[in-house]
RNA sequence: AAAGAUAAAGGCAAACUUCUUCGAAAGAAAAGGACGCAAAGCCACGGGUCUACUGUUCGAUGGAUGAAUUAUGACAGCCGGGUUGCCAAAU
Numbered sequence: 001a002a003a004g005a006u007a008a009a010g011g012c013a014a015a016c017u018u019c020u021u022c023g024a025a026a027g028a029a030a031a032g033g034a035c036g037c038a039a040a041g042c043c044a045c046g047g048g049u050c051u052a053c054u055g056u057u058c059g060a061u062g063g064a065u066g067a068a069u070u071a072u073g074a075c076a077g078c079c080g081g082g083u084u085g086c087c088a089a090a091u
Stems, first nucleotide, its partner, number of pairs: 002091001004087001011037002016032003020029003035077001041083003045080003048075003055069004
């Protein structure tokens, strides 16, 4: 440096739940919970996904609380990339 165990210590916490809080929504926070995780620590840089208060376009004329599109919003537990880092056997 690579690689990472039926090891040890410690760590995180999906779904789901809530007279809870924030948000237009996606989503986030808190508490519980444990499917999993060796970076499931951190960073939206590239791709991807989600949302659409708003903007734009279309359409209608009593129809609508409409349709399409839009990130500057969100996801780091989707994949890359960057960055920091605990333990540590065999190889």

Predicted 3D model of a 91-nucleotide RNA (c-di-GMP-I-GGC riboswitch aptamer) from Domibacillus robiginosus. Its Rfam family is "c-di-GMP-I-GGC riboswitch aptamer". Rfam links the family to the GO term cyclic-di-GMP binding. The coordinates come from a structure-prediction model, not an experiment, and the mean pLDDT is 82.